The RNA shown here (THF (Tetrahydrofolate) riboswitch aptamer) has 99 nucleotides and comes from Guopingia tenuis. Model confidence (mean pLDDT): 83 of 100.
[in-house]
RNA sequence: UGCAGAGUAGGGUCACGCGCGUAUAGUGUCCUGGGAUGGGAUGUCGCCCAGGAACGAAAGGUCUUUUCCGGCCUGCGGUGCGGUCCCGCGUCCGCUGCG
Numbered sequence: 001u002g003c004a005g006a007g008u009a010g011g012g013u014c015a016c017g018c019g020c021g022u023a024u025a026g027u028g029u030c031c032u033g034g035g036a037u038g039g040g041a042u043g044u045c046g047c048c049c050a051g052g053a054a055c056g057a058a059a060g061g062u063c064u065u066u067u068c069c070g071g072c073c074u075g076c077g078g079u080g081c082g083g084u085c086c087c088g089c090g091u092c093c094g095c096u097g098c099g
Stems, first nucleotide, its partner, number of pairs: 002098004010087003014083001016082004020077003029053007039093005059074005
C1' cells in the first nucleotide's frame, strides 16, 4: 500500500411465548426541540424521547346482573416486549486474515 472479513443503532419474518387495547389507546403521518448510535472519533435522508397538529379503525359469544360494570373464551389491531431466522453504518482511524 492492495484485497477480503468481523462487528452498531435498527429493519423484516414467524407454526412461538407473555401482554395491552377493543368505553380508544397503541401503530402510522407532519412540525418543533432534544438524545443515543460497529472498537475510537464524527455524522443523518436511519433510530429513540418529549411537545403540538391532522387523520383514525372489529367485534362477537358466554356467566352474573334490571341495566351498566366485571370475569372467561374466540376474534380483531399496519398493537407492546421477548425469542427464532434473515438483512444491516456514510467518512476517517483501528482489529483479524491474505498478498